Molecule: c-di-GMP-I riboswitch aptamer
Organism: Geobacteraceae bacterium
RNA sequence: CCGCCGAAAGGGUAAAACCCGGGUAACCGGGUGGCACAAAGCUACCUGUCCUUUUACUGUUGAGGAAAGAGGGGCUUGCCGAA
Numbered sequence: 001c002c003g004c005c006g007a008a009a010g011g012g013u014a015a016a017a018c019c020c021g022g023g024u025a026a027c028c029g030g031g032u033g034g035c036a037c038a039a040a041g042c043u044a045c046c047u048g049u050c051c052u053u054u055u056a057c058u059g060u061u062g063a064g065g066a067a068a069g070a071g072g073g074g075c076u077u078g079c080c081g082a083a
Base pairs, nucleotide, nucleotide: 012037013036017032018031019030020029021028022027035069041075042074043073045072046071047070049066050065051064052063053062
């Protein structure tokens, strides 16, 4: 000097639940709230999960949707840097 790790500091996000609204639903938006998160920033590409529909009607196939806080992948992404 570089790399890995990530203490502290400054901050950030915001689980469940409740209220209001939207949606057939999964779920989403706003408010309260704070479980947790060093990528819990973004992304539906893959696996898995959930909803609606189709189907030979338990189911399987197909179609449409949801979800990034299940895992993986992707991004000329991202604050600080003790031991």